[in-house]
FMN riboswitch aptamer (RFN element) from Conyzicola nivalis, 152 nucleotides, folded computationally. The RNAcentral record of the sequence draws on Rfam. The source organism's lineage runs through Bacteria, Bacillati, Actinomycetota, Microbacteriaceae and Conyzicola. Rfam family: FMN riboswitch aptamer (RFN element). About the family: The RFN element is a highly conserved domain that is found frequently in the 5'-untranslated regions of prokaryotic mRNAs that encode for flavin mononucleotide (FMN) biosynthesis and transport proteins.
RNA sequence: ACGUGCUCCGGGGUCGGUGAAAGUCCGAACCGGCGGUGAUAGUCCGCGACCCGCGGUCAGGCGAAAGCCCGGCCGUGGCUGACCCGGUGGAAUUCCGGGACCGACGGUAAUGAGGUCGCGAGACCUCUCAGUCCGGAUAGGAGGAAGCACGG
Numbered sequence: 001a002c003g004u005g006c007u008c009c010g011g012g013g014u015c016g017g018u019g020a021a022a023g024u025c026c027g028a029a030c031c032g033g034c035g036g037u038g039a040u041a042g043u044c045c046g047c048g049a050c051c052c053g054c055g056g057u058c059a060g061g062c063g064a065a066a067g068c069c070c071g072g073c074c075g076u077g078g079c080u081g082a083c084c085c086g087g088u089g090g091a092a093u094u095c096c097g098g099g100a101c102c103g104a105c106g107g108u109a110a111u112g113a114g115g116u117c118g119c120g121a122g123a124c125c126u127c128u129c130a131g132u133c134c135g136g137a138u139a140g141g142a143g144g145a146a147g148c149a150c151g152g
Base pairs, nucleotide, nucleotide: 002151003150004149005148006147007146008144009143014028015027016026017025029132030131031103032102033047034046035045036044042101043100051078052077053076054075055074056073057072058071060069061068062067083099084098085097086096087095105135106134107133112127113126114125115124116123117122
C1' cells in the first nucleotide's frame, strides 16, 4: 500500500397571477443521493431509500392450550421515472450547442367532474389536484475525505 474495527460525514429546490382561501390551479422559474462507465451522467449500467414479500436466528408480550402479536440481526427476492439531434475528439445518450423529458407514499384549500336539494340566486356531498409545502424523517442508507486503533 492494503485489510478490519471505531469516530465523523452522508439530499437539493421559488416568485408572481387569479381567488374568500392556493408554495397543489395558471404563468414563469428552481432542484437532481451513491458507485461505475475509454472523458465529467437526474434520463447509460448498477446500488440505496419508499412499497410488497420469503428464509434463518435471537429476544419480548398475550393466551388454559392450540396458537397469536411484535421487535432486532443475517441472508435473499419482487416492484421502482425520464433523451434525442448536431459538434469536437482516439474515445462522450456524461463535455459544448440545441430542443425535450422524469420525479414514490400519506396529508392539505382552489379548479374540474359527478350527484342531491332549490322557482331561482345558490347550498351541500363525493371524487380529483404537489419533485419545491407538511409528514414518516433529529429516521434509514448506497457510500465517503480524514482521524484513531489493531493487523500487515